[in-house]
About this RNA: The prediction has a mean pLDDT of 81. A computed fold for a 77-nucleotide RNA from a Balneolaceae bacterium, annotated as transfer RNA.
RNA sequence: GCGUUCUUAGCUCAGUUGGUUAGAGCGCCACGUUGACAUCGUGGAGGUCGGCAGUUCGAAUCUGCCAGAACGCACCA
Numbered sequence: 001g002c003g004u005u006c007u008u009a010g011c012u013c014a015g016u017u018g019g020u021u022a023g024a025g026c027g028c029c030a031c032g033u034u035g036a037c038a039u040c041g042u043g044g045a046g047g048u049c050g051g052c053a054g055u056u057c058g059a060a061u062c063u064g065c066c067a068g069a070a071c072g073c074a075c076c077a
Stems, first nucleotide, its partner, number of pairs: 001073007010026004019057001028044005050066005
């Protein structure tokens, strides 16, 4: 340099054929439970879906460019 795959909540990850409001587990906060802690239960906060642009009535999902990560190939030494 070229190709493939990936980037979604603090962490690990789902997300079907593009469809109206984006989810789970763990973690965090509050309350309940306890003499207290843990466990458990209930509720809540937390997201520019890597960035920009495009297509579309509608984009996490499709397209282009950019950034980053992994792998493969090539080149130089």

It matches the Rfam family "tRNA". By type it is a transfer RNA.